[in-house]
Context: one part of a larger RNA
RNA sequence: GGACAAACGCUGGCGGCGUGCAUAAAACAUGCAAGUCGAACGGGCCAAAGCCGCAAGGCCGAGGCUAGUGGCGAACGGCUGAGUAACACGUAGGUGACCUGCCCCGAAGUGGGGGAUAACGACUCGAAAGAGUCGCUAAUACCGCAUGUGACCACCGAUCCAUUUCGGUGCUCAAAGUCGCAAGACGCUUUGGGAGGGGCCUGCGGCGGAUUAGCUUGUUGGUGGGGUAACGGCCUACCAAGGCAGCGAUCCGUAGCUGGUCUGAGAGGAUGACCAGCCAGACUGGGACUGAGACACGGCCCAGACUCCUACGGGAGGCAGCAGUUAGGAAUUUUGCGCAAUGGGGGAAACCCUGACGCAGCCACGCCGCGUGCGGGAUGAAGGCCUUCGGGUCGUAAACCGCUUUUCUCGAGGACGACACCCGACGGUACUCGAGGAAUAAGCAACGGCUAACUACGUGCCAGCAGCCGCGGUAAUACGUAGGUUGCAAGCGUUGUCC
Numbered sequence: 001g002g003a004c005a006a007a008c009g010c011u012g013g014c015g016g017c018g019u020g021c022a023u024a025a026a027a028c029a030u031g032c033a034a035g036u037c038g039a040a041c042g043g044g045c046c047a048a049a050g051c052c053g054c055a056a057g058g059c060c061g062a063g064g065c066u067a068g069u070g071g072c073g074a075a076c077g078g079c080u081g082a083g084u085a086a087c088a089c090g091u092a093g094g095u096g097a098c099c100u101g102c103c104c105c106g107a108a109g110u111g112g113g114g115g116a117u118a119a120c121g122a123c124u125c126g127a128a129a130g131a132g133u134c135g136c137u138a139a140u141a142c143c144g145c146a147u148g149u150g151a152c153c154a155c156c157g158a159u160c161c162a163u164u165u166c167g168g169u170g171c172u173c174a175a176a177g178u179c180g181c182a183a184g185a186c187g188c189u190u191u192g193g194g195a196g197g198g199g200c201c202u203g204c205g206g207c208g209g210a211u212u213a214g215c216u217u218g219u220u221g222g223u224g225g226g227g228u229a230a231c232g233g234c235c236u237a238c239c240a241a242g243g244c245a246g247c248g249a250u251c252c253g254u255a256g257c258u259g260g261u262c263u264g265a266g267a268g269g270a271u272g273a274c275c276a277g278c279c280a281g282a283c284u285g286g287g288a289c290u291g292a293g294a295c296a297c298g299g300c301c302c303a304g305a306c307u308c309c310u311a312c313g314g315g316a317g318g319c320a321g322c323a324g325u326u327a328g329g330a331a332u333u334u335u336g337c338g339c340a341a342u343g344g345g346g347g348a349a350a351c352c353c354u355g356a357c358g359c360a361g362c363c364a365c366g367c368c369g370c371g372u373g374c375g376g377g378a379u380g381a382a383g384g385c386c387u388u389c390g391g392g393u394c395g396u397a398a399a400c401c402g403c404u405u406u407u408c409u410c411g412a413g414g415a416c417g418a419c420a421c422c423c424g425a426c427g428g429u430a431c432u433c434g435a436g437g438a439a440u441a442a443g444c445a446a447c448g449g450c451u452a453a454c455u456a457c458g459u460g461c462c463a464g465c466a467g468c469c470g471c472g473g474u475a476a477u478a479c480g481u482a483g484g485u486u487g488c489a490a491g492c493g494u495u496g497u498c499c
Stems, first nucleotide, its partner, number of pairs: 001499004006495005013370006020362001021328001026326003030323003035072003040069002043066004050059003079281003089205007098198003103194008111145001113143002120135006150173002153170006177186003207253003214244003219241008256278004260271004283304005306317004334360001336359003342356001343354004373403004383394004408436006417426001443488005448469003454483005464471002
């Protein structure tokens, strides 16, 4: 000098764009953050019109709402950085060792049956959370049978480096309907390919300590078996005795990694906030279930700590989602608006949900831009300060005259963002026009040398200053105040960190 996710002191007019718990991965009141589908299914409730009836009411019933069964989603999106020195990450490859819902392309099929069970009803237990018994019922829920394009497996033959490819035989394996007058649409089943997504393996690369030198028994390899989507000590039994290490094993400490960011002429050094990719975590520890996908933030089970409810028998909870509270801290925001846009889930659609997101609010926290006026104006006014008492200086500065209106206030109009129509939170915002009036707007630090800028008074090794050198003990350009000056400016200085 530059940079900062900064903080502190003094000061503070506006706008645009960004950023905003770095500390206690501490604890959390309250609300919201993942639902949706009635065009899968049986019920329940309401009910227009119509019909019957003098009426009360009854029948029928378009349509609407809905707990439950079922489907898809909830594994995305959002948050955090605790752990992790590791194939976690980066990069380059491998998979002849693998998986893949929804989506796209191709081939074939969608026949005929069965038994249940929620809801519901009745009864019972419990303070509650909730639970039980009996009875009824539906499906795109569940289970046989048929068919078998095809697929899996086994065997045989050919081909082959091969578990590849082709052919044959045998065994096993499918399906669901709904809407529509219909055409048809959306689905369903088996299978091949694709796209996108993932799992696993490998080479290389990126911290400190040797005042850590030896480490290892599922350890290293093999065989059989198990397990997985898949290779593998991944697991198990047996066998062998290996494997790693001075090119630093093991141990200890520290740390999420990267694209990048800051600095620097570069080499390098430092760093990993925001944004993007990957990883890891979800009160702590462990476990599996469901599923195409999880060992699952707002799912389940067990244990633990903590908090809450309780009729003392027993229950409930997990903000490292968005706001917000307490605590800790030098320190970090609103319990806001909207689904209008973009994107996501569900749905045939209408649409519903979406604290993702789009916006607004707060903070000079940062960057950028603008303003606080412009021109004239000497008798160099008053006043302050200094003075050799002549004067000098603040100083064209002010007053005064003329002008302008960015900004400000008021009034009027008023969007783009909405790529058919409809739909705008932002927002009566941006912007435009008109009116008014210099009006509403300057501070902070420094002035001994480094370093740009000097005098007076006060103080008297005191009070104090200070980044280094050093100032202060009676004339202090170094302390305090004032005038002046210098620098930067809605900021200025200080502190901290990095280069």
Annotation
A computed fold for a 499-nucleotide part of an RNA from a Candidatus Limnocylindria bacterium, annotated as small-subunit ribosomal RNA, 5' domain. The coordinates come from a structure-prediction model, not an experiment, and the mean pLDDT is 90.